[in-house]
RNAcentral holds the sequence, with entries from MGnify. Predicted 3D model of a 111-nucleotide RNA (SAM riboswitch aptamer (S box leader)) from a soil metagenome.
RNA sequence: CUUAUCCAGAGUGGCUGAGGGACAGGCCCGACGACGCCACGGCAACCACGCGCGCCACCCCGCAGCGGUGAGGUGCCAAUUCCUGCCUUCGCCGCGCGAAGGGGAGAUGAG
Numbered sequence: 001c002u003u004a005u006c007c008a009g010a011g012u013g014g015c016u017g018a019g020g021g022a023c024a025g026g027c028c029c030g031a032c033g034a035c036g037c038c039a040c041g042g043c044a045a046c047c048a049c050g051c052g053c054g055c056c057a058c059c060c061c062g063c064a065g066c067g068g069u070g071a072g073g074u075g076c077c078a079a080u081u082c083c084u085g086c087c088u089u090c091g092c093c094g095c096g097c098g099a100a101g102g103g104g105a106g107a108u109g110a111g
Base pairs, nucleotide, nucleotide: 001111002110003109004108005107006106011040012039013038014037015036019029020028021027023085024084025083026082041077042076043075046073047072048069049068052063053062054061081105086102087101088100089099090098091097092096
């Protein structure tokens, strides 16, 4: 950089000790110990494995859909990515608020 997904799911113990939830605002979590690290456990099914299809057949390779597995590589285990942020449309008389759609940013996988 490209692409897919992000309203589901899944925590105990030990160490440490003050901030943490990416950023800003809000709102939360946190000395009844958060965050982080370690151990064990778990969730999930992106890769993987198996089946199928295409390549006349096998292998290799590729493909997307359904279904399956969970040994392996990642990932994840407060709150929808915690909510909003920019644009458009709609509703409310309106400041503003709310709803819907799209976008941006971020996270993760694969390349």